[in-house]
RNA sequence: CUCUGGAGAGAGCAUACCAGCCACCCAAGGAGUACAACCGAUACGAUUCGGUCCAAACUCUCAGGUAACGAGGACAGAG
Numbered sequence: 001c002u003c004u005g006g007a008g009a010g011a012g013c014a015u016a017c018c019a020g021c022c023a024c025c026c027a028a029g030g031a032g033u034a035c036a037a038c039c040g041a042u043a044c045g046a047u048u049c050g051g052u053c054c055a056a057a058c059u060c061u062c063a064g065g066u067a068a069c070g071a072g073g074a075c076a077g078a079g
Stems, first nucleotide, its partner, number of pairs: 001079005010022001012021002023066003029062001030060003037052005
């Protein structure tokens, strides 16, 4: 890169349409977060405090998404 599988949540309000409002979902992306490790201080003999670092399908809901179709799609399998 190609093929296959692939979730969740209103076909709400408003409206000529776009836009907008409320409610909601999370699996493109993005952001936050742990242990451990390291450093410094205090203590003086084994604790405390602060900092650095720090992952996720955990959290946030910025983005994205919420009938069907379609698109997108983490992840998994095959080539």
The RNA shown here (Glycine riboswitch aptamer) has 79 nucleotides and comes from Paenibacillus nuruki. The source organism's lineage runs through Bacteria, Bacillota, Bacilli, Caryophanales and Paenibacillus. Its Rfam family is "Glycine riboswitch aptamer". Rfam 15.1 lists 9,425 matches to the family in 5,228 species.